[in-house]
RNA sequence: GGCCGGGUCCUACGCGGCGGGAUACCGUGAACCGGGUCAGGUCCGGAAGGAAGCAGCCCUAAGCGGAGCAUCCCGGGUGCCGUAGGGGUGCCUGGCUGGA
Numbered sequence: 001g002g003c004c005g006g007g008u009c010c011u012a013c014g015c016g017g018c019g020g021g022a023u024a025c026c027g028u029g030a031a032c033c034g035g036g037u038c039a040g041g042u043c044c045g046g047a048a049g050g051a052a053g054c055a056g057c058c059c060u061a062a063g064c065g066g067a068g069c070a071u072c073c074c075g076g077g078u079g080c081c082g083u084a085g086g087g088g089u090g091c092c093u094g095g096c097u098g099g100a
Stems, first nucleotide, its partner, number of pairs: 001097008009086006015079002018075006025066004034059004042051003
């Protein structure tokens, strides 16, 4: 020098990871316009009983806060990860081979 292959480049897919959001978990959370139970008191009744129901307590809705996981969604100059395709100007690298 020649031939072949790989990487660097691009695209797509996949995996992991990062950021954001949501669900799930815990806590909190309704003077009245949620629910349950309703002391006291009120009302009906001759009585027996019954009715409504404040405070309190409990459960929760919307919301708020929390911390490590789990799941889902979105995103990228995320990874010197994988697969496939594209590309062959240049660079790097491996194999075979010819000449000096």
Overview: The RNA shown here (Bacterial small signal recognition particle RNA) has 100 nucleotides and comes from an Acidimicrobiia bacterium.